[in-house]
RNA sequence: AGAGUUUGAUCCUGGCUCAGGAUGAACGCUGGCGGCGUGCUUAAUACAUGCAAGUCGAACGGGAAAUGCAGCAAUGUAUUUCUAGUGGCGAAUGGGUGCGUAACACGUGGGUGACGUGCCCCGAAGUGUGGAAUAACAGCUCGAAAGAGCUGCUAAUACCGCAUGUGGUCUUGGUGUUUAGAAAUCCAAGUCUAAAGUCGUAAGACGCUUCGGGAGCGGCCUGCGGUCCAUCAGCUAGUUGGUAGGGUAAUGGCCUACCAAGGCGACGACGGAUAGGGGACCUGAGAGGGUGGCCCCCCACACUGGCACUGACACACGGGCCAGACGCCCACGGGUGGCAGCAGUAAGGAAUAUUGCCCAAUGGACGAAAGUCUGAGGCAGCAACGCCGCGUGCAUGAUGAAGGCCUUCGGGUCGUAAAAUGCUUUUCGGGGAGAUGAGGAAGGACAGUAUCCCCGGAAUAAGGUACGGCUAACUACGUGCCAGCAGCCGCGGUAAAACGUAGGUACCGAGCGUUAUCCGGAUUCACUGGGCGUAAAGCGCGUGCAGGUGGUUUGGUAAGUCGGGCAUGAAAACUCUUGGCUCAACUGAGAGACGCUGUCCGAUACUGUCGAACUUGAGGGUGUAAGAGGGAGGUGGAAUUCCGCAUGUAGUGGUGAAAUGCGUAGAUAUGCGGAGGAACACCAGUGGCGAAAGCGGCCUCCUGGUACACUCCUGACACUCAGACGCGAAAGCUAGGGGAGCGAACGGGAUUAGAAACCCCGGUAGUCCUAGCCGUAAACGAUGAUUACUAGGUGUUAGUGGUAUCAACCCCACUAGCGCCGAAGCUAACGCGAUAAGUAAUCCGCCUGGGGACUACGAUCGCAAGAUUAAAACUCAAAGGAAUUGGCGGGGGCCCGCACAAGCAGCGGAGCGUGUGGUUUAAUUCGAGCUACGCGAAGAACCUUACCCAGGUUUGACAUGCAGGUAGUAGUGAAGCGAAAGCGGAACGAUCCUUCGGGAAGCCUGCACAGGUGAUGCAUGGCUGUCGUCAGCUCGUGCCGUGAGGUGUUUGGUUAAGUCCAGUAACGAGCGCAACCCUUAGAGCCAGUUACAAGUGUCUGGCUCUACUGCCGGUCUUAAGCCGGAGGAAGGUGGGGAUGACGUCAAGUCAGCAUGUCCUUUAUGCCUGGGGCUACACACACGCUACAAUGGGCGGUACAAUGGGUUGCCAACCCGCGAGGGGGAGCCAAUCCUACAAAACCGUCCUCAGUUCAGAUCGCAGGCUGCAACUCGCCUGCGUGAAGUCGGAGUUGCUAUUAAAUGCAGGACAGCUAUACUGCAUUGAAUACGUUCCCGGGCCUUGUACACACCGCCCGUCACGUCAUGGGAGCUGACAACACCUGAAGCCGGUGGCCUAACCGCAAGGAGGGAGCCGUCGAAGGUGGGGUUGGUGACUGGGACGAAGUCGUAACAAGGUA
Repeated sequence: AGAGUUUGAUCCUGGCUCAGGAUGAACGCUGGCGGCGUGCUUAAUACAUGCAAGUCGAACGGGAAAUGCAGCAAUGUAUUUCUAGUGGCGAAUGGGUGCGUAACACGUGGGUGACGUGCCCCGAAGUGUGGAAUAACAGCUCGAAAGAGCUGCUAAUACCGCAUGUGGUCUUGGUGUUUAGAAAUCCAAGUCUAAAGUCGUAAGACGCUUCGGGAGCGGCCUGCGGUCCAUCAGCUAGUUGGUAGGGUAAUGGCCUACCAAGGCGACGACGGAUAGGGGACCUGAGAGGGUGGCCCCCCACACUGGCACUGACACACGGGCCAGACGCCCACGGGUGGCAGCAGUAAGGAAUAUUGCCCAAUGGACGAAAGUCUGAGGCAGCAACGCCGCGUGCAUGAUGAAGGCCUUCGGGUCGUAAAAUGCUUUUCGGGGAGAUGAGGAAGGACAGUAUCCCCGGAAUAAGGUACGGCUAACUACGUGCCAGCAGCCGCGGUAAAACGUAGGUACCGAGCGUUAUCCGGAUUCACUGGGCGUAAAGCGCGUGCAGGUGGUUUGGUAAGUCGGGCAUGAAAACUCUUGGCUCAACUGAGAGACGCUGUCCGAUACUGUCGAACUUGAGGGUGUAAGAGGGAGGUGGAAUUCCGCAUGUAGUGGUGAAAUGCGUAGAUAUGCGGAGGAACACCAGUGGCGAAAGCGGCCUCCUGGUACACUCCUGACACUCAGACGCGAAAGCUAGGGGAGCGAACGGGAUUAGAAACCCCGGUAGUCCUAGCCGUAAACGAUGAUUACUAGGUGUUAGUGGUAUCAACCCCACUAGCGCCGAAGCUAACGCGAUAAGUAAUCCGCCUGGGGACUACGAUCGCAAGAUUAAAACUCAAAGGAAUUGGCGGGGGCCCGCACAAGCAGCGGAGCGUGUGGUUUAAUUCGAGCUACGCGAAGAACCUUACCCAGGUUUGACAUGCAGGUAGUAGUGAAGCGAAAGCGGAACGAUCCUUCGGGAAGCCUGCACAGGUGAUGCAUGGCUGUCGUCAGCUCGUGCCGUGAGGUGUUUGGUUAAGUCCAGUAACGAGCGCAACCCUUAGAGCCAGUUACAAGUGUCUGGCUCUACUGCCGGUCUUAAGCCGGAGGAAGGUGGGGAUGACGUCAAGUCAGCAUGUCCUUUAUGCCUGGGGCUACACACACGCUACAAUGGGCGGUACAAUGGGUUGCCAACCCGCGAGGGGGAGCCAAUCCUACAAAACCGUCCUCAGUUCAGAUCGCAGGCUGCAACUCGCCUGCGUGAAGUCGGAGUUGCUAUUAAAUGCAGGACAGCUAUACUGCAUUGAAUACGUUCCCGGGCCUUGUACACACCGCCCGUCACGUCAUGGGAGCUGACAACACCUGAAGCCGGUGGCCUAACCGCAAGGAGGGAGCCGUCGAAGGUGGGGUUGGUGACUGGGACGAAGUCGUAACAAGGUA
C1' cells in the first nucleotide's frame, strides 16, 4: 500500500466482499511448564449457610472469675482478667452495582460580597458552683415467640440550673477600603451566651468549653463542552418577575400569601427514544469512528415507593417508621427478612471461578497503650480467557532401507526424515540445602514456595487450519447439478487442483480455526478530503424577512486574531530516557505530552465594531429607441358548419382496399342571402418581449420591464436567501354562460387468430367566456442566483458614435441581447468553451447502490381527484453513464450473383424405380437440419452384416511375452455323427541350426493378455461439408485515443476482384484475388509405330511460339480504366478444370482409419445355419417412362468420342424368333475384341382415338450367373394391356457449344435391382428492358436495452409455493400523564377539659415538654375518559423471491402506430 466482482472488451460512477488490528468473549479439534494479569456482558432475578463494624473498664455503676492479704469461718480488702448495660467515638469511610438520570449528573474554568465543617494543626481565653433523673439490677405481670409493661434502687465525660465572658451572637450609632453591588475591618452602647472529667505518688498526660486562623472535605451558583428523532413546533399557572413572610449552614418560587403578565422556543423549547459521566481503551498516517469491562475520580442506587429521626456530615447497603410485592416462623393472637459486601445456591444463558488461608505486610475504626475488629487488603485454588517466556532434543547418518503416495513404468516424493552411532538434561522424576519480604529482640498466611546443589534417563511433552482466484500451498482416487462446498466471484450434470478421502505442500504453533462485535481498508457523509448537463443529485419561476457574505480612503477601539508571562489541565495510562525481577510480559523513577480553560501584559496587518469621508457597486434624473410584455374595451376579413332560396341529378364520402354514414322526402356540386362560434393564412425570421409558465389580425385606453447616450443627483442604500408570500402549461373540479370546428368516453364500419387499438363514419364531456379551486409536467439548456477574470472568427436584433453621401446603403468602432464555429483549460467520455461544464469568490437548494418506493403510516393543504413531506421489513450483487468492436433492423446509401425479371425445359398430378420418415416386426443394424433423403453404399440371394432366432466355443478367428510339458511331432486328413460350425480320428507324413548333449519352429497346459461396427464426434487427430471462388482477413513500425480500439482497409474513380489509379498520418508487408499448373483452341520444329487416302496432309507424342489493352480513334483527372476499330485461329481473366484466406456452425464422421477415458471378458468376443436389412393403411425427396402426329410402327441408309480387356475382351462361322449356346482366330492392345452408335436422313402405314399412344400388372415358356435365385437376381419370347389426354398452391435448373434432345463407355461386380453415379461425343436453341421487388452476399453509414448476438432481449395480468409488510370488525398487554375519591408513616401548623422530674413560685399555679385530636402536604390504592407504544386478528391490498405453467407482444431497430 491494495485486491475480487457489472462488460464480448473499455473507461467511469457505484455498491457488495476480502486481506489487518482488537475483545471481560463463546464454540470445534488439540493441549507440556512457568510468570503477570483477567474472569455473570444475560435476571437491579430469588436467595439456604457462614463471615463482611466495631471498639474503649484510663467516662460510669454493677456482675462474674482467678489470685494475694486479714480472718477458724461468714466476710472484708487489694490486684488482675472478662464483661451485658449507661456513656463516648465510629457506624455517612471502606466494599458492591449501573436501575434511574439528557441533568449543573459529568468534564473543565470561574464565583460564594450567599455557606458548613467532627476528628487533625496553630493561636487566645477558660474549666467555678449546684441539682434532678435513668438503664443495668431486683420484684411483679403479659406473650408461643419477638418482645413489652408496672413498681423500686443507683452512677457518670449522660441530663439540667446559676456564676464568670477573653471571645462570640443580635440591635443601634459611627468609621471604613473595595466592588457591578448590600461585605470585611475598627470604635462605642446595650442584650444574650461556655465547660467534665479520667489516669498518674507527683511532674504531667489525655480530655472538656468559647473564640480566631489553617489544612483537608463538603453544600450552592455559573460560562463552555459532549446522543438520536422535526413523521415531536409550539411549550408554560408556581408558570416568569416583584413585595412580604416562612424555611435552610446558605442563595433562590425552595415554600406560602398578594400583585403584575410574564418566561422559553428554529442558536430546536416541549415531547419521544436511548444512555451513568470522565481519566481513558481499541482502531486510524492523522482528522476521526467505536467503546466506557479491569484500575482511578465523580454521580446515582441498596427488595419497590414514600418519610423523617439521630448526627459535623445521611434522608443512611449490613439504622428506624409506613405502604406494597415476595419469602420464612407461628400456639393463628402475632412476629420476622432483604448478598447490586466475600464465598456459595437456584434460575436465566453460548458463557464467567473456592461456602479456601491470614491479618505477617499496606490501609482503616476504636483505644493512652497492649491490643481488638477489618471477605478492605495480602495470598493460595479453578479456567490456554489474554499477554509474555521456555520446552518437546542436538550432531553425524544413503543401499537414498521398509512402507505410503504418484508415475510417461525410466523413475519421482515423503527424505537425513527414520533406523543406527555419539552427545546434552532446559523440562520431568528422586534426594539435599533453602530465602528476601521484618524496620525493631521476638513474631510469615504465602511456604518447605522461589532459588541453588547432586543423581537418573531422550527420557514426560504436537497439534490445528488451509491448498480455484483474491491468498502462501497439487496430485491421485471416489462421487456425477447427487452428496456436498461457499467470505465475494462461484464450484458439482463421468477425466472436479473448488465436494469426500489419501499422499504431498503451505501457514501458524500449545495452540489453530469458526462465530459475534468494533475500527481500518471506505476519499463509501469527503473539516483534513467528494459531488449535482447525460452516472444519484439545481426547488417550475419570482418577491423577500431572519441568517450568511460584502466596494474605496481614514481615525478610534481591541471582540475575533497573533505573541509572551502566570495559574490550571489529579494519579495511573501514553512517548522518551533509565532502573528492578536471568529476558520479556509486569513494574519503579525522571522528563515530555495532555491540543482545553482562566487571567495579566503586549501587537493592530486582516475581520468585527464606532466615527468621518469617497464614487467605480446599487438606485435616481434627462433624452432617445425597439418589442406577439400584461389588462380592459371595440372592430375586420378569409375559412368550416348550419339555415333559407335558386340551378341541377344520382350518386357522394371515405380507404391500402372497403364498409358503416349522407342522398330521389333531391344529397354532393354550384350561385345568392343569413346565423353563430372559434382561430387569426401571407408578413414570420436558430427574429422580438417576458422571471418562468407563456405571448401573434387591426384600433383605442390603462400599465410593467428593458437597452443606448449624457455622467446631473443620492452615497454602499449591495448579493444570496431557510421559513413565508405571490405567479404558475395542459388535464381536472364548482357555479353560470357559450358551443362553429375539433374531440377522451361511447356507438357503428373495417383490419385481425383475437382487436378492448392503429384506419374510417358519427359523437358527449371538454376545448371558449366569467368567478373561484387545483399546484402538477421530459415545468429541459435535464446546466440555481450574483460578481470578476481568461485567444479569436462569423451571423443576426436594438441603440450610439465615426467615415461617407444631396440623402440612403455599404464600411469602421462601442454597448446590450439572440445563434454558430473554435484557443487555452476542463471533462469518464460525449462534449462545454466570454450565454463555460474554464479560473476564482459569496449565498441557497440537493445527492450517497438497485428494487421495495414519485409507496405505507403520520401530519399539513384540497370540494374531490389528489398534492407536499416521507420510512421500514424484505430482497439482489449488481443497477447505471459514456464510448468501442461486432451482430441485427419490417433504417438509409452504393454494388454483385440464373437472386428477380426475360426465356427454355422441368418438378408438384399418373405408373414405376430408388432413398427417407412413419408404422410394423424376433430383427426390419447404424449414421445424416438448410449443408440428410439414387447420401455413407463404385452395386444386402449366402458372404458382405454391424441386426434377430438357434446351435457351438472360451488364451480364444488374430498379435506378443514368460513358465512347464510333448516326439510318428507340425501338416494333410478317409469312415461315422451333425443344419453347419464342429466332434471324430483310419491312413499318409515333413523343416532349420548344432559343439550331436540339445535348441528353434510347431502342438498342449497355465499365466500375462487378445477381442469389441460397445459408449462418448460435447475428450480428440485426420478428413469433409457450409457461408463461398464471396473479396475479404490480418501484421510490423508510425500516428491518434486514459482505454477497449482506431488509422492503414476510409474517400473519388475503376474492376470479376482490398483489381488498379488518384488522394490521404500513414508507410510497408503477409494470407487470400490474379498469375504460375492441367485441358481445350491456332502456329512452328522434331519424331513417328500398330494410326494414314502415302503426304508440305490427318492423327499421336515431345519441345517451342502466340494475346500484352501491344496498335489506331474517342472518353477520362494527359491516371487507372472504359467504348469502338484494325489485325488475328483466338480480344480484353478466350472456354473449362485443379486450386477454397482469417474464421463460423461444440456442423459431420469413434461405422473408413487412428486415438484418450469409460464399459464388457464362458461375453457386448469368436464360429456357424437360417432369417432380416427387400415388411406396407400412409407422408416426403430425387429420378425414369409417358400422356403422343416436330409422334409411333416397319423397312432402307449415314456420321462419333471417351473408355475397357488374360480368373479377361472375345472375331469369323454354325444352331436358336430371342436371351443365349457351340466355336475358337486375334489381342497383355493407336495392331485384336468390346462395337451395329442413337437421334438425324429417305420411303411407307397409322389420322386424333385411351388409339398401331403409353407401357404398369399378371400368366405361360425359356436363357444366364452362382454351392444355392422360395423369401430375394437379371435377361428373352408369346400373351395380358392399369393409371395417364400435360398436372393446384407452390417450386427447380440453365446465359452458348449452354439448356434441351440423342445415344456410347466405364467403375465396383460371379450375377444384378443402374432409370443411379462418373465420363464421352452427336444434334442444337430462346432470352436478358432492367435492378423496384423476393433470396443470398460485399462495402459505407445510422439506431440499439442484443453479445448464447433477433431462433436475441423483454413487459404485464392470471395460476402455484415461500417470505416480510400495510389496512382491518376487534381482542389483549406495557408506559407516562390528567381528573375525581379514599388517604398510611411523617414533618409542619393548630388545639381543649388529658399527662408532666430538674427552672420560676411559700403555695395555687406558671414556663416548657409530651400524648391525644384536628388541618395542609402526602406514597400507594380505586374510578374514569383520553394519549403513546407493542402483540394478535376473519378478511383484504400491493411487494419480493421461486430451471423449464397460461395468455398475449407493451418496450429495445422507424420494434413494425417513433
Small-subunit ribosomal RNA from a metagenome, 1458 nucleotides, folded computationally.
RNAcentral holds the sequence, with entries from SILVA.
The coordinates come from a structure-prediction model, not an experiment, and the mean pLDDT is 84.
Rfam family: Bacterial small subunit ribosomal RNA. Rfam links the family to the GO terms structural constituent of ribosome and ribosome.